RNA sequence: AAAGCAGACUGGAUGGUCGCUGGCCCGCCUGGCGGGCUGGAGGAAAGUCCGAGCUCCGCAGGGCAGGAUGGUCGCUAACGGCGACUGGGGGUAACCCUAAGGAAAGUGCCACAGAAAAUAUACCGCCCGCCGCAGGCGGGUAAGGGUGAAAAGGCGAGGUAAGAGCUCACCAGUUUCCCGGGUGACCGGGAAAGCUUGGUAAACCCCAUCCGGAGCAAGACCAAAUAGGAGAGCGUUUAAGGGCGGCCCGCCCAAGGCUCUCGGGUAGUGUCGCUUGAGGCGGCAGGCAACUGACGUCCCAGACGAAUGACCAUCGCCCCUUAACGGGAGACCGCGAGGGGAACAGAACUCGGCUUACAGGUCUGCUUUUAUA
Numbered sequence: 001a002a003a004g005c006a007g008a009c010u011g012g013a014u015g016g017u018c019g020c021u022g023g024c025c026c027g028c029c030u031g032g033c034g035g036g037c038u039g040g041a042g043g044a045a046a047g048u049c050c051g052a053g054c055u056c057c058g059c060a061g062g063g064c065a066g067g068a069u070g071g072u073c074g075c076u077a078a079c080g081g082c083g084a085c086u087g088g089g090g091g092u093a094a095c096c097c098u099a100a101g102g103a104a105a106g107u108g109c110c111a112c113a114g115a116a117a118a119u120a121u122a123c124c125g126c127c128c129g130c131c132g133c134a135g136g137c138g139g140g141u142a143a144g145g146g147u148g149a150a151a152a153g154g155c156g157a158g159g160u161a162a163g164a165g166c167u168c169a170c171c172a173g174u175u176u177c178c179c180g181g182g183u184g185a186c187c188g189g190g191a192a193a194g195c196u197u198g199g200u201a202a203a204c205c206c207c208a209u210c211c212g213g214a215g216c217a218a219g220a221c222c223a224a225a226u227a228g229g230a231g232a233g234c235g236u237u238u239a240a241g242g243g244c245g246g247c248c249c250g251c252c253c254a255a256g257g258c259u260c261u262c263g264g265g266u267a268g269u270g271u272c273g274c275u276u277g278a279g280g281c282g283g284c285a286g287g288c289a290a291c292u293g294a295c296g297u298c299c300c301a302g303a304c305g306a307a308u309g310a311c312c313a314u315c316g317c318c319c320c321u322u323a324a325c326g327g328g329a330g331a332c333c334g335c336g337a338g339g340g341g342a343a344c345a346g347a348a349c350u351c352g353g354c355u356u357a358c359a360g361g362u363c364u365g366c367u368u369u370u371a372u373a
Stems, first nucleotide, its partner, number of pairs: 001369010012315007020040009042344001046355002049353005054215004061249004066211005071085005086100001087098004101206002106204002108200003123145002125141007153171002156168003172196001174193008219272003222268001229262006241253003279298004284293003317341006325334003
C1' cells in the first nucleotide's frame, strides 16, 4: 500500500422567530385563560416471528389427539434466544455455515440411464462341457468393463477351471472391551471378533424435553337507557345447560334454573389501565464469555383522529466542477471559489430476543499478499 474477516459508534451542530404537548408551581377567572420552571420518537420505533410481565376466564387435575424444540455444558424471568466448546462442511487464513437424537422398530422413496437401486443382478466379459464354419445351448462367476450421485470395503500376495475375504498381511469402517484426557458432547491409544450392516427422517415414523386459553380493541369504574317484551326447548339432585383451542374422564356452579331465536333501547369520541421498570449509567469484584453480585448515581415521552414541529442564518458532512498558489516523479492532495445533496424511517401497555431496511462517515482488533528498512 492492496484485498479481506469480525466488532463498535454516528447518521448533524449552534443561534433567532413562531407554534404544540406531559408534569409541577403561581395569578386571574372558574366549561377556561395567562405566566414561570422542567421533560418530549428509534437503532431499528418496522415485521407481528418467538418468549415473558400484566389482565380476565371460580381452580386449571388426569389422559388422548395436536403442536414446538432436538450435539454438550452454561446464562437468562423465559425463549425456537445468547455464550463457550465438540462433530461435520466451506475458505490459504482471519473466520463463516450447520434442520447436529434414531436408518439394526416399521413403512415409503431414490427420476433417467443401467442386467440390477438393497431379501438387489448378469448387458459385455472370464472359465468348463456339448454341438460345431459362423455361431448356438447348458452350467459356474461377480475379480475386469459399461451405466449412474451412489452398484456387495481398499491394496498386495496366495489360491482357483475361472473367480470371490475363499485364506493371509497391512489399512478403512462396524461392534465389544480396556487405558488416558475432559463436567460433558467428544478426543487420543490399545486389544479382540465376524469379514463389511447404500442413501434419504428439511419423508411418514420412533425417542427425549416442553406446551390451559384469550389478549390493552385485555380489563376495572362512572355516566346513560330500556319493552327486564315475545316464542321455543330442556330441567328442578336420576342434572338439561354452563365452566371460552379439540375430544374423553373427573370436579365445580345450577332448587321456579339454563340455553336458543326474534324484536326494542342506551353507550360519553368519559376516567383509570398509561409508564419506577427482569430500568439506564458508572466504576469495583467474579467468570474464557454470555452474564452475575454488591455499591454509587439518575428519572429519561405518555398522545387519544392522535403532541414531540415549521421557517431563517451560520458552520459541519458528502458529491461534482475549477483559476492561481503550495506539496508531489506522477496519479493526485491541500487551500480558495461555484453548484448540488443528505439514508432507513414515527412510540400507542411494557420488556428480552430474532428477522428485515439503511446515502454517507469514523474507530478498534485480526488474516493474506506485495514493497522498503